[in-house]
RNA sequence: UUCGAAAAAGGCAAACCCGUCGAAAGGCGGGGACGCAAAGCCAUUGGGGCUUAAUUCCGGCAGAUAACUUCCGGAAAAAGCUUGCCAGGCUGCCAGAG
Numbered sequence: 001u002u003c004g005a006a007a008a009a010g011g012c013a014a015a016c017c018c019g020u021c022g023a024a025a026g027g028c029g030g031g032g033a034c035g036c037a038a039a040g041c042c043a044u045u046g047g048g049g050c051u052u053a054a055u056u057c058c059g060g061c062a063g064a065u066a067a068c069u070u071c072c073g074g075a076a077a078a079a080g081c082u083u084g085c086c087a088g089g090c091u092g093c094c095a096g097a098g
Stems, first nucleotide, its partner, number of pairs: 001097002004094001011036002016031006034084001040090003044087001046086002048082005055076006062069002
């Protein structure tokens, strides 16, 4: 420098369960192992996926003279989540080959 066939020292921990935070996606801690050679770190005007409390708009029931309001459903923008979906950036153990 390149690489992950076999091995070793070790590492991480999906689903699920319990606790906790959150409106939710989901996060964190404990248990637990499906897997992982970066399943270590970064949410980056990247792509994908997920969520919708608040905001705006539309529709419906009801109330109100009306403005409008509760509730239900939908959409938009925006915000958030996901690195164990991928790309990108930074770093790194062991072994093989050069």
Molecule: c-di-GMP-I-GGC riboswitch aptamer
Organism: Armatimonadota bacterium